[in-house]
RNA sequence: CCAGUCGGCCGGGCGGCCGCGGGCGCAAGCUGGAAACGGCGCGUUCGAGGAAAGUCCGGGCUCCAUGCGGAAACGGCGGCGGGUAACGCCCGCCGAGAGUAAUCUCAGGGAUAGCGCCACAGAGAAUAGUCUGCCCUCCUUCGCCAAGGCUUCGGAGGGUGAGGGUGAAACGGUGGGGUAAGAGCCCACCGCGCCGACCGUAAGGAAGGCGGCACGGCAAGCCCCGCCGGGAGCAAGACCGAAUAGGGAUGCUUGGGGCCUUGAGCUCCAGCCCGCCGCAGGGGCGCAUCCGGGUAGGUCGCGAGAACCGCUCAGCAAUGGGCGGUCCAGAGGAAUGGUCGCCCAUCCUGAAAAGGUGGACAAAACCCGGCUUACAGGCCGACUGGCAUU
Numbered sequence: 001c002c003a004g005u006c007g008g009c010c011g012g013g014c015g016g017c018c019g020c021g022g023g024c025g026c027a028a029g030c031u032g033g034a035a036a037c038g039g040c041g042c043g044u045u046c047g048a049g050g051a052a053a054g055u056c057c058g059g060g061c062u063c064c065a066u067g068c069g070g071a072a073a074c075g076g077c078g079g080c081g082g083g084u085a086a087c088g089c090c091c092g093c094c095g096a097g098a099g100u101a102a103u104c105u106c107a108g109g110g111a112u113a114g115c116g117c118c119a120c121a122g123a124g125a126a127u128a129g130u131c132u133g134c135c136c137u138c139c140u141u142c143g144c145c146a147a148g149g150c151u152u153c154g155g156a157g158g159g160u161g162a163g164g165g166u167g168a169a170a171c172g173g174u175g176g177g178g179u180a181a182g183a184g185c186c187c188a189c190c191g192c193g194c195c196g197a198c199c200g201u202a203a204g205g206a207a208g209g210c211g212g213c214a215c216g217g218c219a220a221g222c223c224c225c226g227c228c229g230g231g232a233g234c235a236a237g238a239c240c241g242a243a244u245a246g247g248g249a250u251g252c253u254u255g256g257g258g259c260c261u262u263g264a265g266c267u268c269c270a271g272c273c274c275g276c277c278g279c280a281g282g283g284g285c286g287c288a289u290c291c292g293g294g295u296a297g298g299u300c301g302c303g304a305g306a307a308c309c310g311c312u313c314a315g316c317a318a319u320g321g322g323c324g325g326u327c328c329a330g331a332g333g334a335a336u337g338g339u340c341g342c343c344c345a346u347c348c349u350g351a352a353a354a355g356g357u358g359g360a361c362a363a364a365a366c367c368c369g370g371c372u373u374a375c376a377g378g379c380c381g382a383c384u385g386g387c388a389u390u
Stems, first nucleotide, its partner, number of pairs: 001386010012343007020047007029040004049361001053372002056370005061233004074229005079093005094108001095106004109224002114222002116218003131164002133160007143150002172190006191213001192211004198205002237300004247291006255269005260263001271285004307326008344359001347356003
C1' cells in the first nucleotide's frame, strides 16, 4: 500500500428570535370565585432513541386463585462451567463444520427403550441386493485341430458383492497376497469400535493396548431422559365522587269506585299536564329530608432507579464490590417545533473560487434486562493474509 476479520462509539454542532408541554416561584396588572384557589401573564428550570419499533423472551409491580407438598396433562428449554433479580440473554471453554488465516456457523441430550419414515432414480434403502459384468458346471450351436483340446452364438443352474450404472446415502478405503472369479478370506497403512495410564471442576482430550469390522440416516416424526413454568395485565389496581334515573329508611299530604297481600300496593273512571286551537291515539301525575351502590369526572399508581457519570479493586471475560458526584420527559388524544446566521457531512454544477440542494432509520406512554429488525454518513481500536522497502 492492497484485500479482509472482529469490537466499540457518534448519529449534525454553536448562537439569536418566536412558540409548545411538565415542575417551581411571583410585587403589581387583567379575569373567575364568598373564600381557599385557579386562568391569562411574568421569571426560572427540565423536555425522546440507539433502536423510543416488533411485542419475541425474562423480571419488577398489581389483581384473581391459593393450607403445604407432589403428580398427570400441556407448553418451553437442552454440550460444559460461570454471570445475572431472571432469561430462550451474556462471557469463557469443549465438540463438529467452513476458511490460507484473523475469524465465522451450529434446534449441539438420547438412534443398543420402542414405533415410524428414507422422495426421485435404482436390481436393491436395512432380515441387503444380481440390472449389467466376471467365473464354474451342464445342454445347444459355429469354426480350428497335431485328436489331447481350443473357441463363437444362445439357454439353464450355481458362485461372486470386486468392475459398470442409480442415488443425499449401497453394509469401510488404498495397495499387496490369494482365488475358478472374487471377497477382511489373509497382510500393511488409514479409518472405525472397545478398553484406557495420564490431564482437566466439567464438557472433553489422550500415550498405549485389544478387536477383522460388527453398529446407515432422520428425534425442527412420535417418543424417552433431565430441567423450568398458576392466570391476567397500568383499560392492572386503589381512593374521592356529582347531575339525572333506579334502590332503601323516616315524616307529611291525599278526587271517586273496586280488590286484598292494608301498602303511596294493584286496578277502573274522572280531572290535570305533555307550547296554542280542533279531532284521533299515546304517555305522565305525590312532596320533603337522610342513607347506600354504581356512572360521568377527579386524584393516586407515575418515576431516586436491578439509574447515570468518574475513579478504583477482584476477575481472561460476562460481571460484581467500594468511594465520590449528578437528578435526567412524564400524559391527557398526546409537548419535544419553526425561523435566521455561521460551520460540518451528502448530492449536483464548476478547472478553481464559488453557487445550489438539503440531513439515515425512526419518534416515549407503568417501568426495567435482553433478543430481533430498520438505519445516510462518520470516527476509533485490535487482528489476519499478500506485496514492497528498511
Molecule: Bacterial RNase P class A
Organism: Terricaulis sp.